[in-house]
RNA sequence: CCGUGGGAUGGGAAUGGAGUCUCCCGACAACCGCCGCAAGGCUGAUGGCUCCUACCAGGCG
Numbered sequence: 001c002c003g004u005g006g007g008a009u010g011g012g013a014a015u016g017g018a019g020u021c022u023c024c025c026g027a028c029a030a031c032c033g034c035c036g037c038a039a040g041g042c043u044g045a046u047g048g049c050u051c052c053u054a055c056c057a058g059g060c061g
Stems, first nucleotide, its partner, number of pairs: 010025004016052006033042003
C1' cells in the first nucleotide's frame, strides 16, 4: 500500500456554533427541502426546544 473477515471508535436528521431531548444509520448506510412539462417559483440557519452568529421584514429612537 492492496485484499478479505470481524468489531464499533462512531456517523446522520435541506447552509454556521453550543446545550438538551427525540429519531435514524452501521460505512455499499442514515442524509442530500418543496411546487412545476419546462421556464420558473416558495419556506427555513432547529428533527423539536433554548441561546449565539449571519441574513430578511416591520416599527420606534
Molecule: Fluoride riboswitch aptamer (crcB RNA motif)
Organism: Hyphomicrobium sp.